This is a predicted structure of a 685-nucleotide part of an RNA (large-subunit ribosomal RNA, domain II) from a Prevotellaceae bacterium. The source organism's lineage runs through Bacteria, Pseudomonadati, Bacteroidota, Bacteroidia and Prevotellaceae. The coordinates come from a structure-prediction model, not an experiment, and the mean pLDDT is 83. The full RNA is in RNAcentral, with records from ENA. Its Rfam family is "Bacterial large subunit ribosomal RNA".
Context: one part of a larger RNA
RNA sequence: GCCUACGAGUUGCUCCAUACUAGCGAGGUUAAAUACUUAAGGUAUGGAAUCGAAGCGAAAGCGAGUUUUAACAGGGCGUUAAGUUAGUAUGGGCAGACGCGAAACCUUGCGAUCUACCCUUGAGCAGGUUGAAGUAGCCGUAACAGGCUAUGGAGGACCGAACCAGUUUCCGUUGAAAAGGAUUUGGAUGACUUGAGGGUAGGGGUGAAAGGCUAAUCAAGCUGGGAGAUAGCUCGUACUCCCCGAAAUGUCUUUUGGGACAGCCUUGUAAAUUACGACAGGAGGUAGAGCUACCGAUAAGAUGAGAGGGCUUCAACGCCUAUCGAGUCUUGACGAACUCCGAAUGCCAGUCAGUAUAAUUACAGGAGUGAGCCGUCGGGUGCUAAUGUCCGGCGACGAGAGGGAAAGAACCCGGACCAUCAACUAAGGUCCCCAAACAUGAUUUAAGUUGCGAGAACGAAGUGCGGCAGCAGAGACAGCUAGGAUGUUGGCUUGGAAGCAGCCAUUCAUUUAAAGAGUGCGUAACAGCUCACUAGUCGAGCGGCUGUGCAUGGAUAAUAAGCGGGCAUCAAGAUCAUUACCGAAGUUAUGGAAUAAUAUAAAUAUUAUUGGUAGGGGAGCAUUCUGACAGCGUAGAAGAUAAUUUGUAAGGAUUAUUGGAGCGGUCAGAAAAGCAAAUGUAGGC
Numbered sequence: 001g002c003c004u005a006c007g008a009g010u011u012g013c014u015c016c017a018u019a020c021u022a023g024c025g026a027g028g029u030u031a032a033a034u035a036c037u038u039a040a041g042g043u044a045u046g047g048a049a050u051c052g053a054a055g056c057g058a059a060a061g062c063g064a065g066u067u068u069u070a071a072c073a074g075g076g077c078g079u080u081a082a083g084u085u086a087g088u089a090u091g092g093g094c095a096g097a098c099g100c101g102a103a104a105c106c107u108u109g110c111g112a113u114c115u116a117c118c119c120u121u122g123a124g125c126a127g128g129u130u131g132a133a134g135u136a137g138c139c140g141u142a143a144c145a146g147g148c149u150a151u152g153g154a155g156g157a158c159c160g161a162a163c164c165a166g167u168u169u170c171c172g173u174u175g176a177a178a179a180g181g182a183u184u185u186g187g188a189u190g191a192c193u194u195g196a197g198g199g200u201a202g203g204g205g206u207g208a209a210a211g212g213c214u215a216a217u218c219a220a221g222c223u224g225g226g227a228g229a230u231a232g233c234u235c236g237u238a239c240u241c242c243c244c245g246a247a248a249u250g251u252c253u254u255u256u257g258g259g260a261c262a263g264c265c266u267u268g269u270a271a272a273u274u275a276c277g278a279c280a281g282g283a284g285g286u287a288g289a290g291c292u293a294c295c296g297a298u299a300a301g302a303u304g305a306g307a308g309g310g311c312u313u314c315a316a317c318g319c320c321u322a323u324c325g326a327g328u329c330u331u332g333a334c335g336a337a338c339u340c341c342g343a344a345u346g347c348c349a350g351u352c353a354g355u356a357u358a359a360u361u362a363c364a365g366g367a368g369u370g371a372g373c374c375g376u377c378g379g380g381u382g383c384u385a386a387u388g389u390c391c392g393g394c395g396a397c398g399a400g401a402g403g404g405a406a407a408g409a410a411c412c413c414g415g416a417c418c419a420u421c422a423a424c425u426a427a428g429g430u431c432c433c434c435a436a437a438c439a440u441g442a443u444u445u446a447a448g449u450u451g452c453g454a455g456a457a458c459g460a461a462g463u464g465c466g467g468c469a470g471c472a473g474a475g476a477c478a479g480c481u482a483g484g485a486u487g488u489u490g491g492c493u494u495g496g497a498a499g500c501a502g503c504c505a506u507u508c509a510u511u512u513a514a515a516g517a518g519u520g521c522g523u524a525a526c527a528g529c530u531c532a533c534u535a536g537u538c539g540a541g542c543g544g545c546u547g548u549g550c551a552u553g554g555a556u557a558a559u560a561a562g563c564g565g566g567c568a569u570c571a572a573g574a575u576c577a578u579u580a581c582c583g584a585a586g587u588u589a590u591g592g593a594a595u596a597a598u599a600u601a602a603a604u605a606u607u608a609u610u611g612g613u614a615g616g617g618g619a620g621c622a623u624u625c626u627g628a629c630a631g632c633g634u635a636g637a638a639g640a641u642a643a644u645u646u647g648u649a650a651g652g653a654u655u656a657u658u659g660g661a662g663c664g665g666u667c668a669g670a671a672a673a674g675c676a677a678a679u680g681u682a683g684g685c
Stems, first nucleotide, its partner, number of pairs: 001685006011095003015092010027051003033045005055062002065077004098236002101233001105226003109222002116200009125190001127159003130155001134151006163187003169182003202218001204214003239620006249262005263369002265366007274356003277352003281348002288341001289339002295335002299331005306324002308321004372397001374395008402413003417592004422588003428582003431566003437579001439578006450568002458553002462550007470542002479537005485510003490504003516531001520529002593610007621674001623671007631663002639658008
């Protein structure tokens, strides 16, 4: 992992509530007990008791009323609805209360054959090295001291086996082993190691102390019991079909992943309303707008009280200002907590019409939900950041399948009762992958731009279409040929300054077809080369400004690697227009099923409906046992294997083979009543 079997809303309660069914009914019902009997049962007797038929008040008490009160007022609670007994169903209460699951707590015992420490009594430690004290001899001292040589054999001494330990690396890691093996290493006469016997026990022991050890268990051992502890937590919870169908919000909560009440769902009963549209009416201060309409803020200018500074003066007056500046005026302009103004929607009540199997309201039974999320619109917060966060309106997902967007909960289209190798469409598409026009007409793009992410400021004789004012057969624009001069090297400056370092300017005048006191290069300064300007040649358009379409650079992320790919350039790109086609579970067609309403005596017809999680309601199938009735079976029951057949489904039936003794049907009743999941339990493979 698979298969088989087992495996979770049960049972009790003269407890409560509601619905249905049945009996009796202003009444309903017996309990214990007793008697009888066809005896796990039933019948009769039994009225104790209990619920109801009257309430109000603390009570006395009064009574369809009563109480409060001075009250005949007002208020409170009543009167104006039939109950009760039993059964069934659903929910609640008390019990383990749908099942499995803690870590823990308390209590009775059992453990020191492991290990910690202690007590008693024993045992063990190859070999080698070092050479303390003491002692002896000699030397030495006044005597001691001291020295030398021997002797001696101390030590938590040294090296190193057994033994004990466990430092390093490797192996092992479903191991040979639930702690080992190899290598290496530490101690090895000691606070050493070890045998046997004994002691200390669970909030206790023991501990050269690591919360270590206390039988593979230790921040409180193990075993039985309290015990089915508790678990607002996790997981699981078993056959079918039909109808409806949520919520992730508000308030409170030692409350925030739990609850209570309300909201939203469902079932039943009852009621009369309600919803959508039009009309006219109402409340309001948002969007916008405005501010010489307030409050606040605010740019430029004008004016300028006052202040500062200066002048004058004995002082005062006065005068001036590159300073500050209230107020006023002109122009401009801002505000969630500004408003002289002010919508659209929405909201409220009213009238009218149509539609409605719809919706609404009340009461009663049953819930679930109370983690939401994305898109878009209006906002707060944040960075007008976030698949961010917090509100409000709408939609979707949640609980929604199908088609499109390559792929995708939420985007676009569209809401799946069933069947069909039928048709029409939506979004989106029509070269091939891939169903359908390389469709038609007209433009545009040359960048593979583009062909479904978005590309900015800024730059550029890309190119299409416009606008404005110019030049041009009296010859423009570009090219080519020629000229481009003189006063003069203008004046100043300067070492020099001659068109061309710089400064000045009536930058003048002359000759001219035209030629600046000079556009640039150049020289130390000149020179030189050019330009403006002019003529000739040539012969038809030329340059400037501006608007706009498409394209271009700007353009950097880790695979060619962001058209879905192939590929595509008078497109298969972009823009505008047009027609045709494809395209879904949409719509239609044909057949069928179910639900509800309406009509009908019924059959039936018509209309509408039939996505669905949590959840509510309804109807059934199967299993085991019991009762009644009626049956089958050695001429082959149950079970098994296979085929056929039937029902909307759970399922049912038949036949064949196997099997070898019991088993169905109908109508009722009762449940140990249905498995894919619980790291489910047991067995098998």